A computed fold for a 265-nucleotide part of an RNA from an Actinomycetes bacterium, annotated as large-subunit ribosomal RNA, domain VI.

Context: one part of a larger RNA
RNA sequence: CGUUGGAGAGUUGAGAGGAGUCAUCCUUAGUACGAGAGGACCGGGAUGAACGCACCUCUGGUGUAUCUGUUGUCCUGCCAAGGGCACCGCAGGUUAGCUACGUGCGGACUGGAUAACCGCUGAAAGCAUCUAAGCGGGAAGCCAACCUCGAGAUGAGCUCUCCCAUCCCCUUGAGGGAGUAAGCCGCCUGGUAGACCACCAGGUCGAUAGGCCGGCUGUGCAAGCGGGGCAACCCGCUCAGCAGACCGGUACUAAUGCGGCGAGG
Numbered sequence: 001c002g003u004u005g006g007a008g009a010g011u012u013g014a015g016a017g018g019a020g021u022c023a024u025c026c027u028u029a030g031u032a033c034g035a036g037a038g039g040a041c042c043g044g045g046a047u048g049a050a051c052g053c054a055c056c057u058c059u060g061g062u063g064u065a066u067c068u069g070u071u072g073u074c075c076u077g078c079c080a081a082g083g084g085c086a087c088c089g090c091a092g093g094u095u096a097g098c099u100a101c102g103u104g105c106g107g108a109c110u111g112g113a114u115a116a117c118c119g120c121u122g123a124a125a126g127c128a129u130c131u132a133a134g135c136g137g138g139a140a141g142c143c144a145a146c147c148u149c150g151a152g153a154u155g156a157g158c159u160c161u162c163c164c165a166u167c168c169c170c171u172u173g174a175g176g177g178a179g180u181a182a183g184c185c186g187c188c189u190g191g192u193a194g195a196c197c198a199c200c201a202g203g204u205c206g207a208u209a210g211g212c213c214g215g216c217u218g219u220g221c222a223a224g225c226g227g228g229g230c231a232a233c234c235c236g237c238u239c240a241g242c243a244g245a246c247c248g249g250u251a252c253u254a255a256u257g258c259g260g261c262g263a264g265g
Stems, first nucleotide, its partner, number of pairs: 001152001005163007015149004021049007033038001051106005059100004066093005071086006110144003117137004164265001166178004170173001183261004187203005208254003211250005217243003224237005
């Protein structure tokens, strides 16, 4: 821009893409077959491999805005307690998130038309012949079935709901313009989204983010004081103190104010 008024939702499915794999074991059965050695089709069941999709409960990884320990040095006048720098100084843990080495699921079942091939009936050609007429069977393959996208499918589909007849101009037309309706956008707070855009949740008729409060979780028992020890240090108050992302609550802070676009068929 189109889809023949303008919007907000929900759909149909032309079409397109994805997937499509394999192995071992048990059973049928040491059966059929075979002199024996050996050893099935068909059918049923189980376990896996690689691959794919999703997820983070578990097991691990990471986790430079989390906790602790600790070395050197500088600083806060000193003690104590802290801060900076040294690869995050080093080391031990670790929430959320992201992840695989973790977990769940998938390939299927089934139907249709067929290939090679196997047949029925059957003439031409009194026989024979799967074929000439006609009718069956038959593949991991084909078409469906499963998953995803999908009406720019210009062949532009369908359903529901919302808006509704104001004004001006001319060259009088399916004309041009203005203000509006439903609605949309800008703007702002953000994340389940994300390179940007988009998408999604919200914008006071509000829990969208921050703060605060509570919980969960992590670390592992703060400072200070008291006690013990020559001291390093230990014990008690103390399952303390501190803390990112997690789960809730709460308008304290910020989403204010406002602007633009948008039908007349």

Source information
Rfam family: Bacterial large subunit ribosomal RNA. Rfam links the family to the GO terms structural constituent of ribosome and ribosome. The source organism's lineage runs through Bacteria, Bacillati, Actinomycetota and Actinomycetes.